[in-house]
Molecule: small-subunit ribosomal RNA
Organism: uncultured Bacteroidales bacterium
């Protein structure tokens, strides 16, 4: 807040939960790997003002040097060595010296109390009653300490010490006389103390305990101070306090590739032994214990309180504190004591290390401190007993490295500081830019003004300290209480406070690509680097290194390293297992785990109250206290636990009755390819025999091997042999699965259905177990007809250990005994129960509803909910629930190795690690592709016409060469293309010779008066040089040339930085957008389905209705007609003229030209068709169904072409990659390819004659006509600036000739001679004429183009251009065809589906082997170290026993010695487990471009995968049995509508 009920007021309930990146073209999902947090006894990088608290060897339980850490009491003692007093004495007047003396003060060493078993230290050991937690001890102890009772008697012997001797280097020993005590010893008394024996009382669950009484045994004591009565002590007891010691219940790491383990082992009986029980040990006697709820065995490991994380629940840790253990060099092992099997104690053994007279000693930091080692790494050889606490003591005290305090060291945590206010010209410098300016560093500085914690420096100055001691006083109960004096601080003259000075002393570190706050230049160029995870770097790097900027944090920041978190990624809280990783191959079934209805009992689980107890500290809330805060005090809480009690009695659970519904049991009648074993059948096949019969057969995509005249195949008929059961036959049926198929017979199992008779939960799962259990294999042994691994030939191939083909052997069939696994698959475990429908089918029952209804069990389709990531599941769940088993936890490595189990074998079961990688994976979705399908369409293929490929030129292009052959395009989409015009220029290319502000263009400034021009000189030219004239403009100023400078200049690189153009698919019909809707979601729907078009054209249907860019259609052009208009055209009628001509006047009719208009729309009709629309030798029309042709080219795609047309950004050159000039080159030439000219001739050549176009284009021009030349042409020359003039046809026709030939075909080549252009025709033009007269006689494999005014053929023009290498390119028009049945096939495209492991998109993707390098790794003849046991030798010190010859006591007390037992430790011996290392052998992994092949993905070109067998360089390849997780075609059931 909210609710109740209400007068006040009570009650529960507790604060708590975040994600990203990354698999993908994109999505969902499934996983796994990374990051964000938190934390530490941490270290390392850079870096540092100051304060307070707490912390500081995680490693070698490695070795220590040196100090120190355990003393203490003279009020136990015997004494007295040092010191001091004091008295005697000697020297001596003192002074002052020395000697003695225990007399005092007091005290070394000794003898004796206590103490040394706390305190401190460290985690090796130990997986355990070690430790935690609850009980127990009727089976124990307990020194001091408390209370309480009783006593404290008379003796006695010794010994340290001191003395005297002796032996040793030393340590240290021995020997003799001789002494003390609170030392030791003997008596004597003693009790509720300890036995014993008798007899009782009360109690316990029990062995018992506890207590009375009689008898009667046994065993104590010490003084000492102080002085008058007290204190401290001693001794027997009880009781309590604390400590301890055992017992038990429950908790307490990992490994089953550790399954059996134990002989003192379980257990009893006696008995020793223990403070006490107890196999704690003995002898004995029994054979037990423990152990799948995990022994036994290896690893690892101090528990715990708490400590870090976490929203809890957990996960992980034990450092600091506190609590228990254990430990003290390593092992053993006692003494002594109240307590030890003892860190500074004592004996043995071992290792070490020192000392040493070589005979023998000494030692033990895991105490403070402090050293070396180790290491990434952990401090001072401090100070004090002031406090707190501990030992002794009567106390003063004295000891205490415990403790308390400083030192050190950002190693934590908390606080404090490194100034505050103001201050724009937004300065200088810097950095950046879009750069004559701007942004940014930034109020940031400078500069005014203030502050003064910190710092310097002076001063003043705490708290902790109260007592107990002592002196005085008071009360009384005479030892206590109380008061009062004086005195005691290490730390420290510290903390605090004042007071001077003065912004004065005091800022770094990381980072900046997403994840994740912050961006830019500059260098570098897949280098050098980064990096946590994706990933950055191959020349414009916000990922490298630098700078400036900027973000986070902060005296710290970063980076390692670990821990938990996130990560629900081990899921209790809180997963899953159809296709991602996961369901056992099936059943029976132990154990275990769950279980049905009703009563009634108990009350062990459960609930619920009350008591104990869960230290402390920590934790969390309050309150206080240090200026605060971290930190401390304190209360309270919590400590979710154990145990104890009372109580309830629903539910589990235990007993008892009892019920049928769950399970079973009986009876009926019925159903099947359930099984096992005979028996029996007929087709077929091979074989054999025979008849008939002849040349082939068989066999393939084609073909050979193979068999056949010894007669094959075909044919009949006869026999034999083995296997297999056709049709029926079906998403039919039966079985737990594997699986079962020909009839029949006999044995045998089964569910179901009816009846509801019969038992009373008898049920479910089921770990281990046992049993079955396709195919191939394996043992033996029989069979073999057919197939048919291997093998063998034959083919295909590049190869073919394949696939085809001919043959063939295990094997395939039966018996027998093994194997024991498949895609054993519904990839769906098993059993119950609940949830909408509908359709077929198969048993059974009951019906008549007979167009079939009900009820039970299967077997199937097809939907709702719901579930799913989706596909898809859906009463046969993958819904909802409930039970018990089985599995998974990234991918590979690997179902591998090693160990074990199990096989005859083959191999099976069970089953890891190193390394590695950041993804592997489902499922859908868009593409794309497919040697997948369907529909369609194109000159795509076919029907045709006529070319290329073959000569021989012409051009381009590759290669060649070359000083250089410039450059660029390279599959369709390069190659007669940029280039629509290379002799020189072009011209970029060579080689020479020249400039250097430059060839050309411009600013600004000097200077000068040139310059051009003439005319020389040299020169290959460019240039260089020489003479001569020699400015305008009133002026400003212009103009030229030179010098200075700024700017240039680049056909230099990048078309993979770009722009804009261009090429293809393609003039193909397609791409898309809004709303909606559907889907979790990439996306789909719309755009798909019929139909139709040329078309996504358009109609119908429709969760989609609309649009948009493409189609179409407005454009242009040809074709037919009309108005208008008529000049350069044109000339019909009139008219003039001429050898002719529209020549003239004139007309505007005609053609013809030019604007504007009309016309065509499937518009009429017929037919079909819902319509869109097709169709008709329809009609009408010039033109018919887009009316020819162009112009138009959608989102895109190829990093497609062009930086050399142009422009640009960047790099890069500047006396050179620029620039001028000559002169070569771009035209080479063994060779190859494209495109084209010209032919190979009679459809023709040639020679006369003849007719007819259009659309350009012309004044540097086009040239009529004349004339010369045989001719290109030349010389004259009119026209024409063009509907006026001139360029201007040819094929054709007609006529003659040639008569099939290398020709009268054909023109290459070459020769001579010319004739234009041009400065110039060598290199390198064209064109004419004459003369030569090659190849070639229709072209191989293959290709091109074309559907009509096209193809084919004939010329004509144009641009470029001085001229042309023009056969080329872009127009014009004469002339003027065949053919198309069709859509199987190729090519290409364009929808629908289909598969996919592709997505750089099939030029994808991708196995394996072999070579190479690096790296873990398994086996290895061995070898090296280790662990723990086992037998056996051997064995110190010591307890104990036993014995004691020697010693010896007042007391034969007691002791040496010796002897048995255990036993550290040594040693041998066989095994075993672990680890190293190891010549070689296997495999795996991981690595830009090696090698051989293409096994997979599509039908991946043999469908492909699973067992399993054999073979093969590899992938593999066959054979058998088995999935589908195979495509495509066909059929069939069904569903939906209607």
């Nucleotide at each position: 807040a909210a609710a109740u009920a209400u007068u006040u007021a009570u009650a529960g309930g507790a604060u708590g939960a975040a994600g990203a990146g990354u698999u993908u073209g994109a999505u969902c999902c499934u996983g796994g790997c990374u990051c964000a947090g938190g934390a530490u006894g941490a270290a390392c990088g850079c870096u540092a003002g100051c304060u307070a608290c707490a912390g500081g060897c995680u490693u070698a339980a490695c070795a220590c040097a040196u100090g120190c850490a355990a003393g203490u009491c003279g009020a136990g003692g015997g004494g007295c060595a040092a010191c001091a007093u004091g008295a005697a004495c000697u020297a001596g007047c003192a002074a002052u010296a020395g000697u003695u003396u225990g007399a005092u003060g007091g005290c070394g060493a000794c003898c004796g109390g206590c103490g040394c078993a706390c305190g401190g230290g460290u985690g090796a050991g130990u997986a355990u009653c070690g430790c935690g937690u609850a009980u127990c001890c009727a089976a124990c102890c307990u020194a001091u300490c408390c209370a309480u009772u009783a006593c404290u008697c008379g003796g006695g012997c010794a010994u340290a010490g001191g003395c005297u001797u002796u032996c040793g280097a030393a340590a240290g020993a021995a020997a003799g006389a001789u002494u003390a005590a609170u030392u030791c010893c003997c008596g004597a008394u003693g009790g509720u103390a300890c036995g014993a024996u008798a007899a009782g009382u009360u109690c316990g669950c029990a062995u018992g305990a506890a207590u009375u009484u009689a008898u009667g045994g046994u065993u104590a004591a010490a003084g000492g101070a102080g002085c008058u009565u007290u204190c401290c002590g001693g001794u027997a007891g009880u009781g309590g306090u604390u400590g301890g010691g055992g017992a038990u219940g429950c908790g307490u790491u990992c490994c089953a590739u550790u399954a059996g383990a134990c002989a003192g082992u379980u257990g009893g009986c006696a008995g020793g032994g223990u403070u006490a029980c107890g196999g704690c040990c003995u002898a004995c006697c029994a054979a037990a214990u423990c152990u799948a709820c995990g022994a036994u065995g290896g690893a690892u490991a101090g528990g715990g309180g708490u400590u870090c994380u976490g929203a809890g629940a957990g996960g992980a840790a034990g450092g600091u504190c506190c609590c228990c253990c254990a430990c003290a060099u390593u092992g053993g092992a006692a003494c002594u004591g109240a307590g030890a099997c003892a860190c500074g104690g004592u004996c043995c053994a071992a290792a070490c290390u020192c000392c040493u007279a070589c005979g023998g000693g000494a030692g033990g930091c895991a105490g403070c401190a402090g050293u070396g080692a180790g290491g990434a790494a952990u401090a001072u050889u401090g100070g004090u007993c002031a406090a707190u606490g501990g030992g002794c003591g009567a106390g003063a005290g004295c000891c205490u490295g415990a403790a308390c305090c400083a030192g050190c060291c950002a190693a934590g945590u908390a606080g404090c500081g490194u100034g505050a206010a103001g201050g724009a010209u937004g300065a200088c410098a810097g950095u950046c830019c879009u750069a004559u300016g701007g942004a940014u560093u930034g109020u940031a500085a400078a500069c005014u003004u203030c502050u003064u914690u910190u710092a310097u420096g002076g001063g003043a100055g705490a708290a902790u300290a109260a007592a107990a001691g002592a002196u005085u006083c008071c009360a009384u109960g005479u030892a206590u209480g109380g008061a009062a004096u004086a005195u005691u601080g290490c730390a420290u003259g510290u903390a605090u406070c004042c007071c001077u000075u003065g912004a004065a002393u005091a800022a770094g570190c990381a980072u900046c690509g997403g994840c994740u706050a912050a961006c830019u230049c500059c260098g570098u160029g897949c280098c050098a680097g980064c990096a946590g995870c994706c990933g950055c770097g191959g020349u414009a790097a916000u990922a490298c290194g630098g700078a400036g900027g900027a973000u986070g944090c902060g005296a710290g920041c970063g980076u390692u390293a670990u821990c938990c978190g996130g990560a629900u990624u081990u899921a209790u809280u809180g997963g899953g297992u159809u296709u991602a990783a996961a369901g056992g191959g099936u059943g029976c079934g132990u154990a275990g785990g769950c279980g049905g209805g009703a009563u009634g009992u108990c009350c062990a689980g459960u609930c619920a109250g009350u008591c104990g107890u869960g230290a402390a500290a920590u934790a969390u809330u309050g309150a206080g206290g240090c200026u605060u805060a971290a930190c401390c005090u304190u209360a309270a809480u919590c400590u979710u636990g154990c145990g104890a009690u009372u109580g309830a009695a629903a539910c589990u659970g235990a007993c008892a009755u009892u019920c049928u519904u769950g399970a079973g049991u009986a009876u009926g009648g019925a159903c099947a390819a359930g099984g096992u074993g005979g028996g029996c059948g007929g087709a077929a096949u091979u074989c054999g025999u025979g008849u008939u019969g002849u040349a082939g057969c068989g066999g393939u995509g084609a073909a050979a091997u193979g068999c056949u005249u010894a007669g094959a195949u075909a044919u009949c008929a006869c026999g034999a042999a083995g296997a297999a059961c056709u049709c029926c036959g079906a998403u039919u049926g039966c079985g737990u699965a594997g699986g079962c198929a020909g009839c029949u017979c006999a044995c045998u199992g089964g569910g179901g259905c009816a009846u509801c008779a019969c038992u009373g939960a008898c049920g479910c799962u089921g770990a281990g177990g046992c049993a079955c259990g396709a195919a191939a294999g394996u043992u033996c042994g029989g069979u073999u007809a057919u197939c048919a691994a291997a093998c063998a030939g034959g083919a295909u191939u590049a190869g073919a250990u394949a696939c085809c083909c001919u043959g063939g052997u295990a094997g395939u069939c039966c018996g027998u005994a093994c194997u024991g696994u498949a895609a054993a698959c519904g990839a769906u475990g098993a059993a119950u129960a609940c949830u909408c429908g509908c359709c077929g089918u198969c048993u059974g029952c009951g019906a008549u509803a007979c167009a079939u209804u009900g009820u039970a069990g299967g077997c199937g389709g097809u939907c709702a909910a719901g579930c799913g990531a989706a596909a898809g599941c859906a009463u046969u769940a993958a819904g909802u629930a409930u039970u018990c088993c089985a599995c998974c936890u990234g991918g590979g490595g690997a179902g591998u190795a090693c160990g074990c189990c199990g096989g005859c074998a083959a191999c099976g079961g069970u089953g890891a690690a190193a390394c590695u990688c950041a993804a592997a994976g489902g499922a859908a979705u868009u593409g794309a592709c497919g040697g997948g399908g369907g529909c369609c369409c194109g000159c795509a293929c076919a029907a045709g016409c006529g070319g290329a490929g073959g000569a021989a030129c012409a051009u381009g292009u590759g290669g060649u060469u070359u000083a250089a052959u410039u450059c660029g395009a390279u599959g369709a989409u390069a190659c007669g293309c940029g280039a629509g015009g290379a002799a020189c220029c072009u011209u970029a290319c060579c080689c020479g010779g020249g400039c250097u502000u430059g060839a050309a263009u411009u600013g600004c400034a000097g200077a000068g008066g040139a310059a051009u021009g003439u005319a020389g000189g040299u020169g290959a030219a460019a240039g260089c040089u020489u003479a001569c004239c020699g400015c305008c403009g009133c002026a400003a100023g212009g103009u030229c040339u030179c010098u200075g400078u700024g700017a240039a200049g680049g056909u230099g690189c990048u078309g993979c930085a770009u722009g804009g153009u261009u090429g293809u698919c393609g003039u193909c019909a397609g791409c898309u957008c809004g709303u909606g809707c559907c889907g979790u979601g990439a996306g789909g729907u719309g755009u798909c389905g019929g139909c139709u078009u040329a078309a996504g054209u358009g109609c119908c249907a429709u969760a989609a209705c609309g649009a948009g860019c493409g189609c179409a259609a407005c454009c242009c052009u040809g074709a037919u007609g009309g108005u208008c208009a008529g000049u350069u055209a044109c000339c019909a009628g009139c008219a003039u003229g001429u050898a002719a001509u529209g020549a003239u006047g004139g007309g505007g009719a005609c053609u013809c030209u030019g604007c504007c208009c009309a016309g065509a729309c499937u518009g009429c009709c017929g037919u079909c068709g819902u319509a869109a629309g097709a169709u008709g030798u329809g009609a009408g029309g010039a033109a018919g169904g887009u009316u020819g042709g162009g112009a138009u080219g959608a989102c895109g795609u190829c990093a497609a072409a062009u930086c050399a047309g142009c422009a640009c950004g960047g790099c890069c050159c500047u006396u050179a990659c620029g620039u001028c000039c000559g002169g070569g080159g771009c035209u080479a030439c063994a060779c190859a390819c494209g495109u084209g000219u010209u032919a190979c001739a009679a459809u023709g050549g040639a020679u006369g004659g003849u007719a007819c176009a259009g659309a350009g284009g012309g004044u540097c021009g086009c040239c009529a006509c004349g004339u010369g030349g045989c001719a290109a042409c030349g010389c004259g020359g009119a026209g024409c600036u063009a509907a006026u003039c001139c360029c201007c046809a040819a094929a054709u026709c007609c006529a003659u000739u040639c008569u099939c030939a290398g020709u009268u075909c054909g023109g290459a080549u070459c020769g001579a001679a010319g004739u234009c252009u041009g400065c110039a025709a060598c290199c390198c033009g064209a064109c004419u004429u004459c003369g030569u007269g090659a190849a070639g006689c229709u072209g191989g494999a293959u290709u091109c183009g074309c559907u009509a005014g096209u193809a084919a053929u004939c010329g004509c023009g144009c641009a470029u251009c001085a001229g042309c290498c023009a056969c080329g390119g872009c127009g014009c028009g004469g002339u003027g065809a065949a053919u198309a049945c069709g859509u199987u096939c190729c090519c290409g495209g364009g929808c629908c589906u289909u598969g996919u492991a592709c997505a750089c998109a099939c030029c994808g993707c991708c196995c394996g082997u072999c070579a190479a390098g690096c790296c873990a790794u398994g086996g290895g003849a061995g070898u090296c170290g280790g662990g723990g046991g086992u037998a056996c030798c051997u064995g110190a010190a010591g307890c104990a026993c036993g014995u004691g010859u020697c010693c010896g006591u007042u007391a034969c007390a007691g002791g040496a010695g010796c002897g048995u037992u255990c036993c550290a430790g040594g040693g041998u011996a066989a095994a075993u487990c672990c680890g190293g290392u190891g010549a070689c052998c296997g495999g795996g992994g991981c690595u830009a471009a090696g090698u051989c092949g293409u096994a997979a993905c599509a039908a991946g070109g043999u469908a492909g995968c699973c067992g399993u067998a054999c073979c093969g360089g590899a992938a593999g390849g066959u054979g058998c049995g088995g999935c589908u997780g195979g495509a495509a075609c066909a059929c069939c059931u069904c569903c939906u509508u209607u």